Predicted 3D model of a 729-nucleotide part of an RNA (large-subunit ribosomal RNA, domain II) from a terrestrial metagenome.

Context: one part of a larger RNA
RNA sequence: GCCAGGGAGUUUAGGGUUGUGGCGAGGCUAAGAAGCUAAACGCUUCGCAGCCAUAGGGAAACCAACCGGUCCGCAACAACCAAACUGGUUGUGAGGGACGGGGUCCCGAAAGGGCCUGGAGUCACAGCCCUAAGACCCGAAGCCGGUCGAUCUAGCCCUGGGUAGGGUGAAGUCGCUCUUACGAGUGAUGGAGGCCCGCAGGGGUGUUGUCGUGCAAAACGCUCCCCUGACCUGGGGCUAGGGGUGAAAGGCCAAUCAAGGCCGGUGACAGCUGGUUCCACCCGAAGUGGCUCGUAGGCCAGCCCGACCGGAGACAGGUGGCGGGGUAGAGCACUUAUUGGGUGUUUAGGGGGAGAAAUCCCUCGGCAUCCUGUAAAACUCCGAACCCGUCACCGUCGUAGAUGGUCGGAGUCAGGGGCGCGGGGUAAGCUUGUGUCCCGAGAGAGGAACAACUCAGACUGGGGUUAAGGUCCCUAAAUGCCGGCUAAGUCAAAGGUGGUCUUUGGCCCUAGACAAUGGGAAGGUGGGCUUAGAAGCAGCCAUCCUUUAAAGAGUGCGUAACAGCUCACCCAUCGAGGUCAAAGGCGCCGAAAAUGGAAGGGGAUCAAGCCGGCUACCGAUACCCCAGAGCACCACGGGAAUCCGUGGUGAUCUUGUAGGGUGGCGUCCUGUCAGGGUAGAAGCAGGGGCGUGAGCUCCUGUGGACCUGGCAGGAAUGAGGAUCCUGGU
Numbered sequence: 001g002c003c004a005g006g007g008a009g010u011u012u013a014g015g016g017u018u019g020u021g022g023c024g025a026g027g028c029u030a031a032g033a034a035g036c037u038a039a040a041c042g043c044u045u046c047g048c049a050g051c052c053a054u055a056g057g058g059a060a061a062c063c064a065a066c067c068g069g070u071c072c073g074c075a076a077c078a079a080c081c082a083a084a085c086u087g088g089u090u091g092u093g094a095g096g097g098a099c100g101g102g103g104u105c106c107c108g109a110a111a112g113g114g115c116c117u118g119g120a121g122u123c124a125c126a127g128c129c130c131u132a133a134g135a136c137c138c139g140a141a142g143c144c145g146g147u148c149g150a151u152c153u154a155g156c157c158c159u160g161g162g163u164a165g166g167g168u169g170a171a172g173u174c175g176c177u178c179u180u181a182c183g184a185g186u187g188a189u190g191g192a193g194g195c196c197c198g199c200a201g202g203g204g205u206g207u208u209g210u211c212g213u214g215c216a217a218a219a220c221g222c223u224c225c226c227c228u229g230a231c232c233u234g235g236g237g238c239u240a241g242g243g244g245u246g247a248a249a250g251g252c253c254a255a256u257c258a259a260g261g262c263c264g265g266u267g268a269c270a271g272c273u274g275g276u277u278c279c280a281c282c283c284g285a286a287g288u289g290g291c292u293c294g295u296a297g298g299c300c301a302g303c304c305c306g307a308c309c310g311g312a313g314a315c316a317g318g319u320g321g322c323g324g325g326g327u328a329g330a331g332c333a334c335u336u337a338u339u340g341g342g343u344g345u346u347u348a349g350g351g352g353g354a355g356a357a358a359u360c361c362c363u364c365g366g367c368a369u370c371c372u373g374u375a376a377a378a379c380u381c382c383g384a385a386c387c388c389g390u391c392a393c394c395g396u397c398g399u400a401g402a403u404g405g406u407c408g409g410a411g412u413c414a415g416g417g418g419c420g421c422g423g424g425g426u427a428a429g430c431u432u433g434u435g436u437c438c439c440g441a442g443a444g445a446g447g448a449a450c451a452a453c454u455c456a457g458a459c460u461g462g463g464g465u466u467a468a469g470g471u472c473c474c475u476a477a478a479u480g481c482c483g484g485c486u487a488a489g490u491c492a493a494a495g496g497u498g499g500u501c502u503u504u505g506g507c508c509c510u511a512g513a514c515a516a517u518g519g520g521a522a523g524g525u526g527g528g529c530u531u532a533g534a535a536g537c538a539g540c541c542a543u544c545c546u547u548u549a550a551a552g553a554g555u556g557c558g559u560a561a562c563a564g565c566u567c568a569c570c571c572a573u574c575g576a577g578g579u580c581a582a583a584g585g586c587g588c589c590g591a592a593a594a595u596g597g598a599a600g601g602g603g604a605u606c607a608a609g610c611c612g613g614c615u616a617c618c619g620a621u622a623c624c625c626c627a628g629a630g631c632a633c634c635a636c637g638g639g640a641a642u643c644c645g646u647g648g649u650g651a652u653c654u655u656g657u658a659g660g661g662u663g664g665c666g667u668c669c670u671g672u673c674a675g676g677g678u679a680g681a682a683g684c685a686g687g688g689g690c691g692u693g694a695g696c697u698c699c700u701g702u703g704g705a706c707c708u709g710g711c712a713g714g715a716a717u718g719a720g721g722a723u724c725c726u727g728g729u
Stems, first nucleotide, its partner, number of pairs: 001729006011133013026052003032046005056063002066100001069099004076092006101117006136275002139272001143265006154239009163229001165197003168193001172189007201226003206222002209220002241257001243253003278664006288301005302412002304409006313397003317394009329382001330380002335376003340371006347365001349364006415439010444455003459628007469618003472602003478615001480614006495589003499586010516573005522546003527541003552567001556565002629654002631650008665718001667715010683702008
C1' cells in the first nucleotide's frame, strides 16, 4: 500500500418554535399512596401541594379595561343580469383593516406620549433549534497532586588501589679563583617541577574516511591531547524535582531535562489542523457594514431557505415630459502658473551716460493694459455622453396570490479575474477604491495545453441546424474564387531606414531636362583694409564693371605666400523623362540567458502569410424536431385536512459549493397480522429482469438450519479517506 472488521451530532434536564392529538376559560398532575394483574418498569383511582392561562399599568403606594359605537373590505354565501365566457352588478360579510372608546404611568388641568385593551389556553408526543453538561470524533505542548529514582551522571564524605622508560637539571651543599668585607665567578654535587618526550591508564582534536535496516539507539580505522597531578580508579555512603549537583555548557540527575520518570485530577482546554458513513427531488448564498485586547474568532445587520399572515399592486428594461448634477472635453471670464511682442506709467530696484548739484536721458526690470502662444485633482465664461428623482405610456411580473409583514433554520465575515474610470507606487502575477460581467458554486465547444479570454448556461435518449473558431497533413471541413501587398518564414519600444508598393503637390524637360563623358570657367585685379605675407579661399569691409555661350571680387582641397586641382555657371555628345517634398501600406535594423531547436508539429512563398471582397462546408450538452422523466400550477372525481387518481398548462420550469426544505431506500430489535423452510433456510458464487436512484426480485450452483413480508414502534442504523484503530497479507 491493499483486504476484512471497528470508527464520529448522542443522552438527560430546562427553554423556543412548528405540527398532530386530548380537554377547553380552563389544562395538567409531581413525589407518593391504594387497588388490579402470573409478574413488571404495566393499568385504574387518589394525591387540589404546585405550575401555566384567565388583566393590565406602575419602582412602589395604588388604581384598574369595548358582553362591538362608526366605516372599509378578502374568502364565502345569497339575489339579479348575461349566459360561448368559472363574466358582471348588488347585498350580507367570520377572519382582516381604519376610526373611535377605555385601563394605567409620566403629568398641575388640558394637550401629548409609553404599555395594554373587543376572552384561548393547557397537557402529551414528534421534527428543528438554543442553554447546561466531555455534548460530533480523534489530536497537543502544558498545569496540579502523590509517589519512585544518584547501580548512568554531578559534587562531596569514608576506606583501598594504580602510575614502563627516557630527558631537563631549581634551591641547597662542597672544592678552586678573586675580594678588607659584602659577595662574585667557575667546576662538581644535588634532584625541585599542577616541567618535557612517551607505555599502561585517562581523554576524544581532525578526518564531515568506514559504518549508517551498523558490531554499535554514537561504533571502527588513522591522526591527536594529558600521562606525579586541580591525576586515574575499586568498594561503601550523602544530596531529589522549582529540588539537587554544577572549575557554568542551561550541563547532569538511569538512552528522558529551560524543570526527571510513573500514576492520578482527565474525556484538561484548543477561537487551531484533520475526519464525519445511503438515494432522489425543489430552492440556493456570502466573502460586505457596525462593534469587539477585535483582525485565523464572535455578536448584530446584509445576502439564502421554509412555514404562516395578508389581499392588489410591483419595478431590473424602453420612450417622452419636468427637475437635479459640474465629470470627459473644452476654455482662460476668476485663481495660480506661463511664450514672444506692443503701448502706457514721476514704477521699488540694478546698469550706463550728462551735469557742480538738484535733476534729466538711455536701458534692464516692476505694474497696468492690448495682441500672440500655453497649463491645472484642490481653476471654470462653458459643458456632454451618462447617472439620479418624479410623472405618464410601453414592457415585464402578479388574484395559479406578487410587493409587503411575522416566525423558524442557516451558512457567510481570508475572496479572486477581465473590462471601464480612479488613489498609491519606478514597477510588479503589486496595493487600495468604484461600476459591471465572470470564476468562486458552471459542465460543453474554441483558445496546442490553461478557474475566471471567445461561444454557450448541461433533465434523459434519438435525429437535424448553427455559434465562437476553423477547412494542406497530423485533424472533421475549400490545396475554393476575385483583387492587392510582403521576401522578413515576417510577431516588443523610442529611434533609424535611396527595402518596396500606392497617393498628392511643386519645379525642370525635344527651344533637349537629370545622370555620365569631353571642353571652357576670362579681363580690370594681387578689390580695399589688415598683415612679415593675405594674390577668390586666416580675418574685416565692400561685393562693382568689362569681354562673353558662360564664368562668384569665388564651393571645397591645396601653398609660408604664390602656384596647382575643383565647384558654381556655359557649350558639346546623348535622347526621355527627371528632381524635390509630403502622406499612406507591408517590410528591415534596433533585438542579450543559461542541455538542442520549435507559431502544437510537419511543412508552407501569385501562400497553407497579410489586407479587402464572395460562396460553400465543418464545428457545442446552444437552437429546432420526436419520445420520455421530474417539478410547479390549474380543473375534475374520491376522501375528514395532509393525500390519491385522471386530464391539462409551462417559448418565458430542470447547472450548482456552503446551506435550507421535501420524499424515499436499506440494516438491527420489539409488537401484531400473514407466510416460507431437510422435497433444502440464512450466507456465498455466477447469471436474467425491474427501478432516475438508494436498492428490489428471479434462476442455477454451493451450503446444511433457520428465514421473510405488510402495518406500527424503537435505534450503539449505512464508510474510502481521519500520518484513523485491530488483524491479515
Rfam family: Bacterial large subunit ribosomal RNA. Rfam links the family to the GO terms ribosome and structural constituent of ribosome.